RNAcentral holds the sequence, with entries from GtRNAdb and Rfam. The RNA shown here (transfer RNA) has 72 nucleotides and comes from secondary endosymbiont of Heteropsylla cubana. The source organism's lineage runs through Bacteria, Pseudomonadota, Enterobacterales, ant, tsetse, mealybug, aphid, etc. endosymbionts and aphid secondary symbionts. Model confidence (mean pLDDT): 81 of 100. Rfam family: tRNA. About the family: Transfer RNA (tRNA) molecules are approximately 80 nucleotides in length. Rfam links the family to the GO term triplet codon-amino acid adaptor activity. The family's RNA type in Rfam is transfer RNA.
[in-house]
């Protein structure tokens, strides 16, 4: 350098172009308990960044930035 895949919540994934972006672990409380732990309940909190095309974009295109991967 080219050429691929990827980039959603604190982590781990999901979401045919169309309902308020799911859901599990973790966090905060609430209730049990003598206590803590597990186990119940209820909240908060995510689309890498900009642009396009669409009535409507995580979703498609473009370009940037990080990150895996193959060749040189």
């Nucleotide at each position: 350098g080219u050429c691929u895949c990827c980039g959603u919540a604190g982590u781990u994934a999901a979401a045919c172009g169309g309902a308020u972006a799911u859901a599990a672990c973790a966090a905060a409380c609430c209730a049990c308990u003598c206590c803590u732990a597990a186990g119940g309940g209820u909240u908060a909190g995510u689309c890498a960044c900009a642009g396009g095309u669409u009535c409507a974009a995580c979703u498609c295109c473009u370009g940037u930035c990080g990150g895996g991967g193959a060749c040189a």